[in-house]
Context: one part of a larger RNA
Molecule: large-subunit ribosomal RNA, domain IV
Organism: marine metagenome
């Protein structure tokens, strides 16, 4: 000189860094005051932000216990004295510092996602993934649906549609548009198609074959169902500046994307354009919208509360840094 774990640093205070990572620093207990915004009126909230806190003396109050005396309806109660405790007021006193050690919240604003508590990749992922209450569709009347078993038998269930089973969505609020052409489900109908058996006839008889009659499910046909699988256009022209296009014409489809939201966890172009935050922002937030390729239970849009979630500000704080230094313990190292 170096490594590991620690301690401390003047002045500055995130200039460090992808990023305040690190748990370093800061905050911290109790009492009093005080508390915005939003809100599902419960919360948010310990919001935030202030003040007090040791010891001694005096004092009024409350409380507990013991003793003495008195009263008594024998539960108790009054007066006096002694001990303990609580919180208050006033004064004094010491320190840099009074929750003096230990222990012991940093705070706050915007947005995204998920409502929430919960669950998960034992040993690289705790999450926006899973679940959830709620909503919704389908099956099933029990000698049933669904599931286990080769069967006997069993689970659901000593339950019975306010039930059980199987999907989808995911609190609440507000809504959930159009399409049944395709795939699929359900229902219906028939001088449609259609097997075997059976019956009749034929090939002289048997066998075999042929023709006709009868004819289930299914197919065909006709309806219906999208919180079933899914889908939801193009061209040309047009208003007395320009621009835009309420509107018109036309091709075409099963229907041509409604309400919302929108450069988005979705936007290629893109660091879109404008505003705002900064000295400066491919960043955040708010707008705009021909959206390469948003969109309504594959749910759309908002949303208080919640989150070891993601992202971006602010205050406080600091050896993260300017810029390193000193010390402690242990290793390694060096000398012998």
């Nucleotide at each position: 000189a170096u490594c590991a774990a620690g301690u401390u640093a003047a002045g500055g205070g995130a200039a460090u860094u992808c990023g305040g990572c690190a748990u370093a620093a800061a905050u911290a207990g109790u009492c009093c005051c005080g508390u915005a915004u939003c809100u599902u009126c419960g919360g948010u909230a310990g919001a935030a932000g202030g003040g007090a806190u040791g010891u001694c003396u005096a004092u009024a109050u409350c409380u507990u216990u013991c003793c003495a005396u008195g009263a008594u309806u024998c539960a108790u109660u009054a007066u006096g004295g002694g001990g303990g405790g609580a919180a208050g007021u006033a004064g004094a006193u010491c320190u840099c510092a009074g929750u003096a050690a230990c222990a012991a919240g940093g705070a706050u604003g915007g947005c995204a996602c998920g409502a929430c508590u919960g669950u998960u990749u034992a040993c690289c992922a705790a999450a926006a993934a899973c679940g959830u209450a709620g909503c919704u569709a389908a099956g099933c009347g029990c000698a049933g649906c669904u599931c286990c078993g080769a069967a006997a038998g069993g689970a659901u269930a000593a339950g019975u549609a306010u039930g059980c089973u199987u999907g989808g969505u995911g609190a609440a609020g507000u809504c959930u548009g159009c399409c049944c052409a395709g795939u699929g489900g359900u229902g219906g109908u028939g001088u449609c198609c259609a097997a075997a058996c059976a019956c009749c006839g034929g090939u002289u008889u048997c066998a075999a074959c042929c023709g006709g009659u009868c004819g289930a499910a299914g197919g065909c046909c006709c309806a219906u169902c999208a919180a079933a699988c899914g889908g939801c256009g193009g061209g040309c022209c047009u208003a007395a500046c320009u621009a835009u296009g309420a509107g018109g014409c036309u091709c075409u489809u099963a229907a041509g994307g409604u309400a919302g939201c929108g450069u988005a966890a979705u936007g290629c172009c893109u660091u879109g354009u404008c505003g705002u935050c900064u000295g400066a922002a491919u960043g955040g937030c708010g707008a705009c919208g021909u959206g390469c390729a948003u969109g309504a239970a594959c749910g759309g849009c908002u949303u208080a509360a919640c989150g070891a979630u993601g992202u971006u500000g602010u205050c406080a704080c600091u050896g993260u840094c300017c810029c390193u230094a000193a010390c402690u313990u242990g290793g390694a190292c060096c000398c012998u």